The RNA shown here (transfer RNA) has 72 nucleotides and comes from Acropora cervicornis. It matches the Rfam family "tRNA". It is annotated as a transfer RNA. The same sequence occurs in records of 2 taxa. Model confidence (mean pLDDT): 84 of 100. RNAcentral holds the sequence, with entries from ENA and Ensembl Metazoa.
[in-house]
RNA sequence: GCCUCGUUAGCUCAGUGGCAGAGCACUGGUCUCGUAAACCAGGGGUCGAGGGUUCAACUCCCUCACGAGGCU
Numbered sequence: 001g002c003c004u005c006g007u008u009a010g011c012u013c014a015g016u017g018g019c020a021g022a023g024c025a026c027u028g029g030u031c032u033c034g035u036a037a038a039c040c041a042g043g044g045g046u047c048g049a050g051g052g053u054u055c056a057a058c059u060c061c062c063u064c065a066c067g068a069g070g071c072u
Stems, first nucleotide, its partner, number of pairs: 001071007010024004018055001026042005048064005
């Protein structure tokens, strides 16, 4: 230098054009002598950045940043 993959909640990851989700974690409650577990409820997101296509973009296209792998 070139190619491929990844970037979404605190963490691990779903989501292939039409309302942003799950598990764990966190907070409150029930239960307990107390803690944990269990159960119920809740909070938390400029979807890496900018631009383009579209009535509509986490999703498609381009550029850039960061990370991982490969080729020379």